Annotation
SAH (S-adenosyl-L-homocysteine) riboswitch aptamer from a Gammaproteobacteria bacterium, 80 nucleotides, folded computationally. Its Rfam family is "SAH (S-adenosyl-L-homocysteine) riboswitch aptamer". Rfam links the family to the GO terms S-adenosylhomocysteine metabolic process and regulation of gene expression. The organism belongs to Gammaproteobacteria, within Bacteria. The sequence was found by an Rfam model in a public genome assembly.
RNA sequence: UGUCUUGAGGGGCGCUGCAGCGGUUAUCAACACCGUCAGGCUCGGGGCAUUCAAUCAAAUUCCAACGGCGCUCACCCACU
Numbered sequence: 001u002g003u004c005u006u007g008a009g010g011g012g013c014g015c016u017g018c019a020g021c022g023g024u025u026a027u028c029a030a031c032a033c034c035g036u037c038a039g040g041c042u043c044g045g046g047g048c049a050u051u052c053a054a055u056c057a058a059a060u061u062c063c064a065a066c067g068g069c070g071c072u073c074a075c076c077c078a079c080u
Base pairs, nucleotide, nucleotide: 001049002048003047004046005045006044007043008042009041010073011072012071013070014069015068018040020036021035022034023033024032039066
């Protein structure tokens, strides 16, 4: 760094539907159509692989930033 898996980022309901996925059409592909689809992002743990670097380890302290639209609950602050 890539990939898989797992956890977290407080919840619920509804709507749209980009990417992705599935299906149809087509020699293959593209396009189109239908269905599904708003944690696909970030951070942490672990497995595997690859690459780079030259330091590594320990202690202390602090601790996320984001996620279409509408409604709603929880939490926090302020006002009445």